[in-house]
């Protein structure tokens, strides 16, 4: 340079054109002498920008990073 693919919660990963979801983690609580363990509740998320649309995390376009593979 050219061409495919990923970006979603602190982390790992579902997922969809109509309130974004689970484990782990982290806080509070409940139990226990104490710790761990378990039980409940909570908080936190769609990589940035434009576009299509009634409505976009989802289609399209562009940049930004990681990755594969081709050329040099």
């Nucleotide at each position: 340079g050219c061409g495919g693919g990923a970006u979603u919660a602190g982390u790992u990963u579902a997922g969809u054109g109509g309130u974004a979801a689970a484990a782990c983690g982290u806080g509070a609580g409940c139990u226990u002498c104490c710790c761990a363990a378990g039980c409940u509740c909570a908080a936190g998320u769609c990589g940035g920008g434009g576009g299509u649309u009634c409505g976009a995390u989802u289609c399209c376009c562009c940049c930004a990073u990681c990755c594969c593979g081709c050329a040099c």
Model confidence (mean pLDDT): 82 of 100. Predicted 3D model of a 72-nucleotide RNA (transfer RNA) from a Minisyncoccia bacterium. Rfam family: tRNA. Rfam classes the family as a transfer RNA.